RNA sequence: GCGACCAUGGUGCAACGGAUAGCAUAUCGGGCUUCGAACCCGACGAUGCGGGUUCGAAGCCUGCUGGUCGCA
Numbered sequence: 001g002c003g004a005c006c007a008u009g010g011u012g013c014a015a016c017g018g019a020u021a022g023c024a025u026a027u028c029g030g031g032c033u034u035c036g037a038a039c040c041c042g043a044c045g046a047u048g049c050g051g052g053u054u055c056g057a058a059g060c061c062u063g064c065u066g067g068u069c070g071c072a
Base pairs, nucleotide, nucleotide: 001071002070003069004068005067006066007065010025011024012023013022018055027043028042029041030040031039048064049063050062051061052060
């Protein structure tokens, strides 16, 4: 330099182009307990950045940024 793939809560993952973006875990609060752990209830928190397509984009197209792998 070229090509492929990836980027969503703190972390690990979901989401036929259409629901209030879902689940687990972590954190915090409450319940339970003599106190904790476990368990139960609740809260918090996310689509890498710009542009385009579309009635509607996390998902499609494109540029950039970062990462992984391969080729040179």